Bacterial RNase P class A from a Betaproteobacteria bacterium, 328 nucleotides, folded computationally. Rfam family: Bacterial RNase P class A. Rfam classes the family as a ribozyme. Model confidence (mean pLDDT): 76 of 100.

RNA sequence: GAAGCCUGCCAGACCGUCGCUGGUGCAUGUCCCGAAAGGGCGCACUGGAGGAAGGUCCGGACUGCACAGGGCGGCGUAGCAGCUAACGGCUGUCCACCGUGAGGUGAGGAUCAGAGCAACAGAGACGAGCCAAUUCAGUUUGGGUGAAACGGGCAAUCUCUACGCGCAGCAAUACCAAGUAGGCACACGUUGAUCUGGCUCCGGAGAGUGUGUGGGUAGGUAGCAUUGAGCCGGCGGGGCGACCCCCGGCCCAGAUUAAUGACGGUCACAGGGUCUUUCCGAAAGGGCGGGCCAUGCACAGAAUCCGGCCUAUCGGCAGACUUCACAU
Numbered sequence: 001g002a003a004g005c006c007u008g009c010c011a012g013a014c015c016g017u018c019g020c021u022g023g024u025g026c027a028u029g030u031c032c033c034g035a036a037a038g039g040g041c042g043c044a045c046u047g048g049a050g051g052a053a054g055g056u057c058c059g060g061a062c063u064g065c066a067c068a069g070g071g072c073g074g075c076g077u078a079g080c081a082g083c084u085a086a087c088g089g090c091u092g093u094c095c096a097c098c099g100u101g102a103g104g105u106g107a108g109g110a111u112c113a114g115a116g117c118a119a120c121a122g123a124g125a126c127g128a129g130c131c132a133a134u135u136c137a138g139u140u141u142g143g144g145u146g147a148a149a150c151g152g153g154c155a156a157u158c159u160c161u162a163c164g165c166g167c168a169g170c171a172a173u174a175c176c177a178a179g180u181a182g183g184c185a186c187a188c189g190u191u192g193a194u195c196u197g198g199c200u201c202c203g204g205a206g207a208g209u210g211u212g213u214g215g216g217u218a219g220g221u222a223g224c225a226u227u228g229a230g231c232c233g234g235c236g237g238g239g240c241g242a243c244c245c246c247c248g249g250c251c252c253a254g255a256u257u258a259a260u261g262a263c264g265g266u267c268a269c270a271g272g273g274u275c276u277u278u279c280c281g282a283a284a285g286g287g288c289g290g291g292c293c294a295u296g297c298a299c300a301g302a303a304u305c306c307g308g309c310c311u312a313u314c315g316g317c318a319g320a321c322u323u324c325a326c327a328u
Stems, first nucleotide, its partner, number of pairs: 001324004006319005012267007020048007029041001031040003050299001054310002057308005062169004069201004074165005079093005094108001095106004109160002114158002116154002127150001130143004173222004183213006194205003228251001230250005236245003269296002272293005278287003
């Protein structure tokens, strides 16, 4: 210098004007919307998207059903050791395979419990036998194919083993409010219907429940976003590492008419056009740099909240390491 490999990070910056939306404080009219519950309107200060907010694949928190108990069924995971709230995630390591290498990938328990399966070739493929020679005698020897010929293989076929999982999900759920109300028909029901999200047992609640019919409703508040698996910092301590501990500081988006934006200016970045100084070159042409012009600036957008995985992503930065070439 070129080509790689792994890890981490950024995702334009600043100023002005006008808006949208959450919070706090002050102010508050016999104001506005609404049947009500409840909500709104002013001023000041202040917060306002992401590394994936995405896919909804896995794990948890939270909520209800018995703070979820027994059995059957079903589902998931799979070397070993660890991390973690938990995991199918992550770390370390062994083995196998791929790569010259840094490194990458792995559906890596069991075939002395049972069943099932094996293309083509081959006489014969999971049952033992078949073929050739040989012998008193299945007695002995050999058998070109094939991954495999009688001793094995496949568990990414069922199965077995170990471990884990009750079910449903914020459209959970609780409360307020005229309304999943009030009717009609049939069926079941205190001799217990129905409810407990696959079946069942046990426990509990229990006077209604189911189907059809016709008619209507789906408004508001909480859940929900100031106190947690929280964020930032320390040349703090322990550990190879995932990670854990200590100290200090901070409070950091949040609706359902669904906010997080628009315009202008300056600068930065990218490739392009054009002009030009200078360098290399005989020339054609090329390199470093500067000015001007217009253009572009990805993927994408919170919706109960967290931890992961996967997928998308213009361009750029940093740090380890590998291979090759050259120079000393």